[in-house]
RNA sequence: UCCCGAAAAAGGCGAACCCGUCGCGAGACGGGGACGCAAAGCUAUGGGCUCUUAACCGUCCGAGGGGGGACGGAUAAGGCUGCCAGGCUGCCGAA
Numbered sequence: 001u002c003c004c005g006a007a008a009a010a011g012g013c014g015a016a017c018c019c020g021u022c023g024c025g026a027g028a029c030g031g032g033g034a035c036g037c038a039a040a041g042c043u044a045u046g047g048g049c050u051c052u053u054a055a056c057c058g059u060c061c062g063a064g065g066g067g068g069g070a071c072g073g074a075u076a077a078g079g080c081u082g083c084c085a086g087g088c089u090g091c092c093g094a095a
Stems, first nucleotide, its partner, number of pairs: 004093002012037002017032006035082001041088003045085003048080003052076001056073006
């Protein structure tokens, strides 16, 4: 130095839930609260999940004096790093 991570020390973060604000929403921020975390620090780059979505595609329904509706897909723009990888950085230290 790298791997590694202790019934170690110091310090750190803060799930669910509740309250407030913002957002169509996923969710974000602040306060309370601790289930957990050695990167639960940063980064939406790949996968994944998720929200909204006019036109488009499919199925079904309706209409037939014409006008649309439901569901699904796809696309686009978002959200999640406490889902898994990748990238960058980093405290402490026994075996």

A computed fold for a 95-nucleotide RNA from a Planctomycetota bacterium, annotated as c-di-GMP-I riboswitch aptamer. Rfam family: c-di-GMP-I riboswitch aptamer. Rfam's curators write: GEMM was predicted in a large-scale screen for bacterial structured RNA regulatory elements. The prediction has a mean pLDDT of 80. The model forms 95% of the base pairs in the Rfam consensus. The organism belongs to Planctomycetota, within Bacteria.